[in-house]
């Protein structure tokens, strides 16, 4: 110098002018006003309705190595144990496969109370090309996976068949709160993987969510209660009734349709006032909270907790946090230089509150500080 791993942090600056939204103020006018993820709506509270005597057990869903933080978590830190890196370091849904079912494509003799394609070994048979019986599972070879692995002994060929040695499975003793670990002793090894297949354990967990939830409430239609005016006229008189009145049938008559005549249609609702229920709409909930910053201090390796000082740090609701002008100004593109570099151009990621915290996960141009490791070089 290269070249790699880790953690923090900034994310467009300054300045005028015009504008938005919150609270204050009689008024000028003061004062606040986006993020590190405000985002995905995945987890966990916290509020607030519902539901329900309690608790226990099934169902059902969730988590899942151990100890520790915390309101709580699937979240965080410390550890273990596997797996990758020469190292810093980084990844793990990491309880159980002799409760029990159920799978393991395609290849392969065989994929799970065992089995023999090749080849090795013996025995009979042979036209000497092989056929036939047996023995055998170490060797080929198939597969993500083949019923322990290496040497030695053995043996016709072999084999845990027997021995050491590594694996593995009981049991015990030390060392850790534990997960583990690490030793001894026994057992030739006796049953391969999959539980993000059913199961089986041990824990946890009532719905639904702020459009929750309370509260106030305009016109308009509709609803109830009540007054008022109206409700032509004849016949038949017939029915019901809370006795107020309502219904049914015929005819004429006005009045609509239609140019006439015919002929159809139509004859009971209007308006005040009160109520109560709800719509837009307004208001609590709303932002002081297991808070957040910023600084010191104590206790833990750490997560974290404890204890001072100081600081109220946006509350909108078609939804403010914006525009425009200067000055600078990263990427970034051109041009010169042997290169620091210098000249012109260019003009900032990925988004953006909607109850509220706690985490996780995603997105993101550029850029800066800090520790670590490996290499090769000078001193």
């Nucleotide at each position: 110098g290269c070249g790699g791993g880790g953690g923090g942090c900034c994310g467009g600056a300054c300045g005028a002018c015009c504008g938005c939204g919150g609270c204050u103020g009689c008024g000028a006018g003061g004062u606040c006003g986006a993020g590190g993820a405000a985002a995905g709506u995945c987890c966990g509270g916290a509020c607030u309705c519902c539901a329900c005597g309690a608790a226990g057990c099934g169902a059902c869903g969730g988590u899942g190595c151990c100890g520790g933080g915390u309101a709580a978590c699937g979240c965080c830190c410390g550890g273990g144990c596997g797996g990758g890196g020469c190292a810093a370091c980084c990844c793990g849904a990491c309880g159980g496969a002799c409760a029990g079912c159920g799978c393991c494509a395609c290849a392969g003799a065989a994929a799970a109370c065992a089995a023999a394609c090749c080849a090795c070994c013996c025995c009979c048979g042979u036209u000497c090309g092989c056929g036939g019986g047996g023995g055998c599972c170490a060797g080929g070879g198939u597969g993500a996976a083949a019923c322990g692995g290496u040497g030695c002994g053995g043996u016709a060929a072999g084999a845990g068949c027997g021995c050491a040695c590594c694996g593995g499975g009981g049991g015990g003793g030390c060392g850790g709160c534990a997960a583990c670990g690490u030793u001894c002793c026994c057992c030739g090894c006796a049953u391969g993987g999959c539980a993000a297949g059913c199961c089986c354990c041990a824990c946890c967990g009532g719905g639904a969510g702020c459009a929750a939830u309370g509260c106030c409430g305009a016109a308009u239609a509709g609803g109830g209660a009540u007054c008022c005016c109206g409700c032509g006229u004849c016949c038949a008189u017939g029915c019901c009734u809370u006795c107020g009145g309502g219904c049914c049938g015929g005819g004429c008559a006005a009045g609509g349709c239609g140019c006439u005549u015919c002929g159809c249609c139509c004859c009971a609702g209007g308006g005040g006032u009160c109520c109560g229920g709800g719509u837009u709409g307004g208001c609590a909930g709303c932002u002081u909270g297991a808070g957040g910053c910023c600084g010191c201090g104590a206790a833990g390796c750490g997560a974290u907790u404890c204890g001072c000082g100081g600081u109220c740090c946006a509350g909108a609701u078609g939804a403010a946090u914006g525009g425009u002008c200067g000055u600078c100004g990263a990427a970034c593109c051109g041009g010169a230089g042997a290169g620091a570099u210098c000249c012109g151009g260019g003009g900032a990621a990925c988004a953006a509150a909607a109850u509220c915290c706690g985490g996780c996960u995603u997105a993101c141009a550029g850029g800066c500080c800090c520790c670590c490791c490996g290499c090769a070089c000078g001193c």